[in-house]
Molecule: Glycine riboswitch aptamer
Organism: Chloroflexota bacterium
RNA sequence: UGCUAGCUUGGGGGAGAGACUCGCCAACUCUGGCGAGCGCCGAAGGUGCAAGUCGGGCAUCUUGCAUAUGUCCGAUGAAACUCUCAGGCACAAGGACCCCAUGCUAGGA
Numbered sequence: 001u002g003c004u005a006g007c008u009u010g011g012g013g014g015a016g017a018g019a020c021u022c023g024c025c026a027a028c029u030c031u032g033g034c035g036a037g038c039g040c041c042g043a044a045g046g047u048g049c050a051a052g053u054c055g056g057g058c059a060u061c062u063u064g065c066a067u068a069u070g071u072c073c074g075a076u077g078a079a080a081c082u083c084u085c086a087g088g089c090a091c092a093a094g095g096a097c098c099c100c101a102u103g104c105u106a107g108g109a
Stems, first nucleotide, its partner, number of pairs: 001108001003107005009101005018038001020037007039089003045085001046083001048081001052076009
């Protein structure tokens, strides 16, 4: 410090899918809450794994070892992919991610 990365705080943008049906409670104005049922969404959060890499066993080449190759097992291994657990399906709220600002941390110059 005007760069990079991460985090806190504030502001802006931000998709998808039933204002579904039934019952109960509350409100009496917008309606809201709980339970059940059927149908959906994927961008809070969460689940799963490909190549590769690592380790081990076996086989091939060899007098033998190493190396290499093949094969089997295990570990590791990403996402906006996947699952739809959670969450969501008028408005509102939330919302991955992006931008701006602020403060801090680490690194670089």